[in-house]
């Protein structure tokens, strides 16, 4: 000392949480000892039983009971009288019983604390001075006879004492009354000194004794003291204003009465006061306070235990007694309750101490002893104390021990993880060896014990002695605790560890199991098949005889801000101004001393808390002593500040006098243009209004248009971030009337000022209420349109209202979202109104309005002399969101409404400025076959595929918007092949290792089978180092094997946005920060291509370039059965000699770079045009694809992780299926025909390919083809006829000589095998179709379109794919728009990002 949580990230503001202390605690799981503490917080709830207040015989009368003597009756052990001694229980007196103990119910109060005051009081025992303690009487309990009741008890007669009761005597320095005189004091009923009169005490008890009296105890009266108590007063310490007005004894006199005392404390009359915004009153909680918890500390919380005080004692009342009560364990009286009962009528009060019962989340034992401290009584031994001293119970707290120590590696087993090596657990255990606090067992026994009676001893005083007496030492009984502590001794490691947490915050992790399930959770938030978050293990962390939950309180939270915060936008300045309490005030002198400083004094109990010592082995605990105790009170001094008193002043403020400016304000009074309206003239068919429209209106004559006429309202131009006003608000012009501002210059008063809680006034719109007026516009209402609907938006009407005049209401984003008022803090620039200097510009200063910006501020935007800066002084306001500006109450309104203003529940945010992104039916600039111009499709048909989707034993699986659908598949009849039906097989179809057996295993035959198989027959291993090794096979094992799942666990690879021009880092510089800059700007590019500019410089990925192919040239080589052939020669033919020139083939070079001119441009970059040139501005193609973006596609190519099957989800074989069919879609082929078909002649490529091939000539066949077998590993020989074109020739627009589907036949071909299911031939059939709806693709040049060729795959099978040439167009004005990109800016409540978010209904 802080952390977590609002976002993609950022800073703020704001609330919610948690890490810390604490406890009279409960709960849950564990649980060894020991000191010291503590223990019904709940219902002041009711209470069984026992105990908790009594003593005193030395105040008193005396009995029942006994002892002893003595006597006497005599039934010789009994009665009974005397005298002595002891003496229960009751009784009479006296002291005590008002302490001590226990509670907090009530109290907001002189209850408490503190500090005074009592000159308004009283105090039993108790100290200490003085005096007395004379002398008498009459009673009454007890008792005794008797009566009454069930008891409780109560009567009645008789008689008896006392320190019990009453007279009387005497007294003072004593009480009161009347009076004199002094003393003090702020005052008095105070003190002192007299005088007269009146009142007013007492009690005896014991000891001793020379009987004189003597000593103690007690009693009475006065004085003082101590203690306790009462009264009375200043200050202090809850919440509610949604309680504002209370009060009749109230508040004061006066007589009267009460008390110990003052006092409306009571009472009569008289006055009419008293209290209250500084919170009376009323509610509503609360016993106060040393303290006690927490906190840096002001502070908040608290009032358990100890301590001081106060109230209660079953509820309320009430008095007696006594110093002392209005009395817990005392009396009445009434009530509730319990109990007894003879029903008449009694009895009772645990808030004592145990216990009980209920209640509750909870809180003990019907215990010991008075041994010790304290209390009562008592001379005094004693007696009594549930106070107290101990013990028991309860981990309820706080302290201390302990629960072994050293050694001990093979790092043991076991547990757990790990693919395995290994790794943890972990020196821990085991094992040696030691020690013994604890504990068990015996022994042992300290201090809590001072003294009292009493006896001894010295000393004193007084007295004749004696009992006393006083003071000092010695001796001297008593132990609840207690089978105590402490110690010694024996014995053995022996008797002793849990609880939580481990996803961040927060120290500490890994595996299984579950599978948004079960659960966890303080806040954020885990959990949907790989959960460090749940449960369980094993590991670790923390603490520890406890550990953790839940509840409280403070802290943290500066989140109520005194210390020590805010109010433009974040929650939050009143709409505005006037003023009243209040608060706060210029300059100067003098006094005072309230406030302030300052020094002495009281006092602030103790305990507790700090600091130092000390005492139990330590510590908790507990004692000594210090030191503080910020406060109150007395009292001495200081006078600068505040105050207050008196005086002065002129700078604050305010008057006058001379001047300005203005839509300030109230009233009357003119004015013009527009608009509607009405009246006439001209005039004729629409006019009106929309996005388009219709309702409306017009031929009954509108709309224009001209002229007259009425009406209300508002007042263009000027008109301006200009003016005025406190705000709201104020705009035609002139009169009246009247509020305020500004400047200057002088004068006057002389602090007379700032703000302002109530309070009082003003105060838009709209809205009521009366009564006018009503052109125009316009809620409501109607009608036409939009619309899926339209109770809106558009559009024709139209009432209230908008005006006036009075009069309510009082509210608005009434905003500058910025309260007033005064003072300091840099400047530029405008612009309104003054002075003033200069008058040319300008210049200075006031007052106001604007803009930019410095300093500072501020979370940022921003604000900056018109402050949101620096400071004073008042005021008003805020303290998470939502509920809700809502309910309630009260006030204010005629209502509507307004003003004041909550709670319960609920969320973990809600919110503010700013950032990067995405989107926008925002905006700018730009591309792209994106659109437009254009060519040719597709969608209509019939037929191929592909795919839904139906069907099935199975139609195997995947792709499915753009980015699946002639995809994977560059070839499904078996095979493939992943499906279905049968049938089979289990270390297997396949691999490696060990291990056993054979010497096979194959191969060929035979039979059984649908085949896999299976059975028998024959035949049958290698090398040598000679028992090995290598090969196969069988058994066994470990393991093979899976086209099962998960592309949301993955690698890799592709798809797409996109071949789009972009995504980035370094350092630097701005920003608190996300971030920005650079990469924006101004050109220019296909291009972030380049150029210029710049707080940037500068780099990579990407764009170009480099690579291939193809356009052109050059030079080299060029096979020699291979391409050419100019030139000779030859052939039917480059056919064959020859040539090496050309072609062409392959190298290697050249070549194009805006290089050159010109123009535009900024002198750039770059652009437009020409030139040469094969070829120009990237020449044409291809390859090549940046960070990144769809959890995109792919576990069925291949890898992989976890799952999951294992006589089966592995595998092997026949057959089927994968080809189905009512649809529907994609993507093709072929057509609808004359730019055609058909038939016949006839010319030109290019790339390729070929030995399980390609296959020529020849011959057969109408023909698919067979035959044949030449010639080719190919620039050689084959495929191989190129076709469209050309040329003739025929059809003549029709379902045709278009079209070819469909179907019967008859083959061919490949293959074991063409039924399911193959292509291809010839003969017959000759379907649908006549150019295709809404949609809809593709293409910008050798491109579309159109013709054909070839390859791969392949036994066979091409309309698909992937190449090759031939033929060869149209069109682009230009970017408004549709889609899609890219840049810059803009809003934003959106970040899974507009397929977003969100509201309101049902």
């Nucleotide at each position: 000392a802080g952390a977590g949580u609002u976002u993609g990230a950022u800073c703020c503001u704001g609330g919610c949480u948690c890490a810390g202390a604490a406890c009279g605690a409960a709960c849950g799981c564990u649980g060894g000892c020991g000191g010291c503490g503590c223990g019904u917080u709940u219902u002041a709830a009711g209470c069984a039983u026992g105990c908790a207040a009594g003593u005193c015989g030395a105040a008193c009368g005396g009995u029942a009971u006994u002892g002893g003597a003595a006597g006497u009756g005599c039934u010789u052990g009994c009665a009974c009288u005397u005298c002595u001694g002891a003496g229960a229980g009751a009784g009479u007196g006296g002291c005590g019983a008002a302490c001590g103990g226990g509670u907090g119910a009530g109290u907001a109060a002189c209850a408490c604390g503190u500090a005074a005051g009592u000159g308004a009081u009283c105090u039993g025992c108790c100290c200490u001075g003085g005096g007395a303690u004379u002398g008498g009487g009459g009673a009454u309990a007890g008792c005794c006879c008797a009566u009454g009741g069930a008891a409780a008890c109560a009567u009645g007669g008789g008689g008896u004492a006392a320190u019990a009761c009453c007279g009387a005597a005497u007294a003072a320095g004593u009480u009161c009354a009347u009076u004199a005189g002094g003393u003090u004091u702020g005052a008095a009923g105070a003190c002192c000194u007299g005088a007269u009169g009146a009142g007013g005490a007492a009690a005896a008890g014991a000891g001793c004794u020379a009987c004189g009296g003597c000593u103690c105890u007690g009693u009475c009266c006065c004085g003082g003291g101590a203690u306790g108590a009462g009264c009375u007063u200043g200050c202090g310490g809850u919440c509610c204003a949604u309680u504002a007005g209370c009060u009749a004894g109230u508040u004061g006199g006066u007589g009267g009465g009460g008390u110990a005392a003052u006092a409306g404390c009571c009472u009569a009359c008289c006055a009419a006061g008293g209290c209250g915004a500084c919170g009376a009153u009323g509610g509503a909680u609360a016993g106060c306070c040393g303290g006690c918890c927490u906190g840096a500390g002001a502070g908040g919380g608290u009032g358990a235990c100890c301590g001081g005080c106060c109230a209660c004692a079953u509820u309320g009342g009430g008095a007696c007694u006594g110093a002392g009560a209005c009395a817990c364990g005392g009396c009445c009286c009434a009530g509730a309750c319990u109990c007894c009962u003879a029903c008449g009528g009694g009895a009772g009060g645990c808030a004592g101490c145990a216990g009980c019962u209920a209640a509750g989340a909870a809180u003990c034992u019907u215990c010991c002893g008075c041994a010790a401290u304290g209390g009562a009584c008592g001379a005094a031994a004693g007696u009594c104390u549930g106070a107290c001293g101990g013990a028991g119970c309860g981990a309820c707290g706080c302290c201390g021990c302990g629960u072994g120590a050293a050694c001990g590696a093979u790092g043991a087993a076991g547990g757990c993880a790990g693919a395995g090596a290994u790794g943890u657990u972990g020196u821990a255990a085991a094992g040696u060896u030691c020690u013994u606090u604890u504990c068990c067992u015996g022994a042992g026994g300290a201090g809590g014990a001072a003294u009292a009676a009493u006896g001894c001893a010295u000393a004193g005083a007084g007295g004749a002695a004696a009992u006393g007496c006083u003071a000092u030492g010695c001796a001297g009984a008593u132990g609840a605790c207690g089978u105590c502590a402490a110690u010694c001794a024996g014995g053995g490691a022996a008797u002793a560890a849990g609880c939580a947490a481990c996803g961040g915050c927060u120290a500490a992790u890994u595996a299984c199991g579950u599978g948004c399930c079960a659960g966890c959770a303080g806040c954020c938030g885990c959990g949907g098949u790989a959960a460090c978050a749940c449960g369980u293990a094993a590991g670790u962390u923390g603490c520890a005889a406890g550990c953790g939950u839940u509840g409280u309180u403070c802290g943290g939270a500066u989140u109520u801000a005194u210390u020590g915060g805010g109010c433009g936008u974040a929650a939050a300045g009143g709409g505005c101004a006037c003023g009243u309490a209040g608060g706060c005030g210029g300059u100067u002198u003098u006094a005072c001393a309230a406030g302030u400083c300052u020094g002495g004094u009281g006092u602030g109990a103790a305990a507790u808390a700090c600091c130092u010592c000390a005492g139990c082995u330590u510590a908790a605990c507990u004692g000594a002593g210090g030191a503080a105790a910020c406060g109150c009170g007395c009292u001495g001094g200081a006078a600068a500040c505040u105050g207050u008193a008196a005086g002065a002043c002129u700078a604050g403020a305010a008057u006058c006098u001379a001047g300005g400016a203005g839509g300030g304000g109230a009233a009357g009074c003119u004015g013009g243009a527009a608009u509607u309206c009405c009246u006439g003239g001209u005039g004729u068919a629409g006019g009106g209004g929309u996005g388009a429209a219709a309702u409306c209106u017009g031929u009954a004559g509108a709309u224009a248009u001209c002229a007259g006429g009425a009406a209300g309202a508002a007042c263009a131009c000027c008109g301006g971030u200009g003016g005025c006003g406190a705000a709201g608000g104020c705009g035609a012009g002139c009169u009246u009337c009247u509020g305020g501002c500004c400047a200057u210059a002088g004068a006057u008063u002389g602090a007379c000022g700032c703000u302002g809680a109530g309070g009082c006034g003003c105060g838009a719109a709209a809205g009521c209420g009366u009564g006018g007026g009503g052109a125009g516009c316009g809620a409501a209402c109607a009608g036409g349109a939009u619309u899926a609907g339209a109770u809106a938006c558009c559009c024709u009407g139209g009432u209230a209202g908008u005006c006036c005049a009075c009069g309510c209401u009082g509210u608005a984003a009434a905003c500058g979202a910025u309260g007033u008022g005064c003072a300091c803090u840099a400047g530029g620039u405008g612009u309104u109104g003054g002075a003033c200097c200069u008058u040319a510009a300008g210049g200075u200063u006031c007052a106001g309005u604007g803009c930019c910006g410095u300093a500072g501020c501020u979370a940022a935007c921003g604000c900056g002399u018109u402050a949101a800066g620096u400071g004073c002084a008042c005021c008003g306001c805020c303290u998470g969101g939502g509920g809700a500006g809502u309910a309630u109450g009260c006030c204010c309104g005629c209502a509507a409404g307004g003003g004041u203003g909550a709670a319960a529940c609920u969320c973990a945010a809600a919110g503010g400025a700013a950032u990067u992104g995405a989107c926008g039916g925002g905006g700018g600039c730009c591309c792209g076959c994106a659109c437009a111009a254009g060519c040719g499709g597709u969608g209509g048909a019939g037929c191929a595929u592909g795919u839904g989707g139906u069907u099935u034993a199975a139609u195997u699986c995947g792709a499915u918007g753009a980015u699946a659908c002639g995809c994977g598949a560059g070839a499904a009849a078996c095979c493939u092949u992943a499906c279905c039906a049968g049938g089979g097989c289990u270390u297997g179809a396949c691999a490696u290792a060990u291990u056993u057996u054979u010497g096979a295993c194959g191969a060929c035959g035979u039979u059984a089978g649908a085949g896999a198989u299976a059975a028998c027959g024959u035949u049958u291993c290698u090398g040598c180092u000679u028992g090995c090794a290598g090969u196969a096979u069988c058994u066994a094992u470990a393991c093979a094997g899976g086209u099962g799942c998960u592309g949301c666990a993955u690698g890799g690879u592709u798809g797409u946005c996109g071949u789009c021009a972009g995504c980035u880092c370094g350092u630097g510089c701005c920003g608190u920060g996300a971030g920005g800059u650079g990469u924006u700007g101004g050109g220019u590019u296909a291009a972030g291509u380049c150029c210029c500019g710049c707080a940037a410089c500068g780099a990579g990925c990407g764009c170009a370039a480099c690579c291939c192919c193809u356009a052109u040239u050059g030079u080299c080589u060029g096979u020699u059965a291979u391409a050419c052939c100019a030139u000779c020669a030859u052939u039917a033919a480059g056919u064959u000699g020859g040539g090496g020139a050309c072609u062409c083939a392959g190298g290697c070079a050249a070549g194009a770079c805006u290089g050159c001119c010109g123009g535009u441009g900024a002198c750039a970059a770059a652009c437009c045009g020409g030139a040469g040139g094969a070829a120009g501005g990237u020449g044409g193609g291809g390859a090549c694809g940046a960070c990144g973006u769809c959890a995109a596609a792919u576990c069925a190519u291949c890898a992989u992780g976890g799952c999951c099957c294992u006589u089966a989800u592995a595998u092997c074989c026949u057959g089927g299926g994968c080809u189905a069919c009512a649809c529907a879609c994609g993507u093709g082929c072929u057509a609808c025909a004359a730019u055609g078909g058909c038939c016949a002649g006839u010319a030109c490529a290019g790339a390729g390919u070929g030995a399980c091939g390609c296959g020529a000539a020849g011959c057969a066949g109408c023909g698919a083809u067979g035959u044949g077998g030449a010639g080719c590993a190919a620039a050689a020989c084959g495929c191989a006829g190129a076709a469209a074109g050309c040329u003739g020739g025929u059809c003549u627009c029709a379902g045709u000589u278009c079209g070819g589907a469909u179907u019967g036949g008859a083959g061919u071909c490949u293959g074991a095998a063409a039924c399911u299911c193959g292509a291809c031939u010839c003969c017959a059939u000759g379907a649908a179709g006549g150019u295709g709806g809404a949609a809809u693709c593709g293409c910008u040049a050798g491109u579309a379109a159109u013709c054909g060729c070839g390859c791969a795959u392949c036994a066979g099978c091409a309309u698909g794919g992937c190449g090759c040439g031939g033929u060869g167009a149209a069109u682009a004005c230009g970017u408004u728009c549709c889609c899609g990109g890219g840049c810059c800016u803009u809003g934003u409540a959106c970040a899974c990002a507009c397929c977003g978010c969100c509201c309101g209904u049902c």
Small-subunit ribosomal RNA from an uncultured prokaryote, 1402 nucleotides, folded computationally. The RNAcentral record of the sequence draws on ENA. The coordinates come from a structure-prediction model, not an experiment, and the mean pLDDT is 84.